[in-house]
RNA sequence: CCGAGCAGCCGGGGCGGUAGCGGUGCCUUGUACCAACAAUCCGCUAUAGUUGGGGUGAUAUCCCAUAGAGGGUUGCGGUGGUGGAGCAGCCCUUUGUACGUGGCGUUGACGCCCGGGUCUUGCGCAAUGGAACUCUGUGAACCGGGUCAGGGUAGGAAUACAGCAGCCCUAAGCAGACAAUUUCAUGUGACGUGAGGGUGCCUGGGGGGAGCUUACGGCAGAGGUAACGUCUGUUGUCGUAAUUCGAAGUGGGAUGCUCGG
Numbered sequence: 001c002c003g004a005g006c007a008g009c010c011g012g013g014g015c016g017g018u019a020g021c022g023g024u025g026c027c028u029u030g031u032a033c034c035a036a037c038a039a040u041c042c043g044c045u046a047u048a049g050u051u052g053g054g055g056u057g058a059u060a061u062c063c064c065a066u067a068g069a070g071g072g073u074u075g076c077g078g079u080g081g082u083g084g085a086g087c088a089g090c091c092c093u094u095u096g097u098a099c100g101u102g103g104c105g106u107u108g109a110c111g112c113c114c115g116g117g118u119c120u121u122g123c124g125c126a127a128u129g130g131a132a133c134u135c136u137g138u139g140a141a142c143c144g145g146g147u148c149a150g151g152g153u154a155g156g157a158a159u160a161c162a163g164c165a166g167c168c169c170u171a172a173g174c175a176g177a178c179a180a181u182u183u184c185a186u187g188u189g190a191c192g193u194g195a196g197g198g199u200g201c202c203u204g205g206g207g208g209g210a211g212c213u214u215a216c217g218g219c220a221g222a223g224g225u226a227a228c229g230u231c232u233g234u235u236g237u238c239g240u241a242a243u244u245c246g247a248a249g250u251g252g253g254a255u256g257c258u259c260g261g
């Protein structure tokens, strides 16, 4: 110097998982073998996948620097979802106060005393309803009355007697009716009288002499709460700051082992 073979290389990074490493998983970079195993994990031990097969082997491999795709963590701020807490707010309920407003008040407040009404009830009275009385009408073939045609009976006759129909009057009954009278009744009450009652309302008076009211608001206490608000937990996303890991690319440097000629 040449040849053959071996080493080396045939992706990297982040997250997660793990005592740790690698793989399967997810993400990212970009192209950089194949197959089996593998999240209820698979296989290893700081020389860190195991097994089998294949390619390359100086346009390769390794080291250093640079670079900063991408990812993680934390803080701050914004924004969305979601859970919790009656929590200073908002809102509601209730109790108190009597600060404000309003109302009443020397044409006399609050409290106090007396009375009446409204209320319940007895009696009287009235009203209403019914019945009776009364009035009117109707109303008896015969067993109501008066008058009794006809006819009948008695008589010599005059006449007398009984008496149906009709007419009139009436009884029992039926119908109607203002008033007056009598009687019965009551979920009527304009009135009178007595007893009772005393929450509330109205009203009259006595005495007294300036406040009363709590309706609304204020203040204070207690209680409640769907929503909004506040506080807080968790999660997604955006921005920013710090920190951490970090590939491709770029630049520089370095470089095996064995055999043969």
Stems, first nucleotide, its partner, number of pairs: 001261006008056003011029005019045005033053005060255007070245016087229001089228001091224007099217003102213003112206007119196006125189002127186006134177005144169004152161003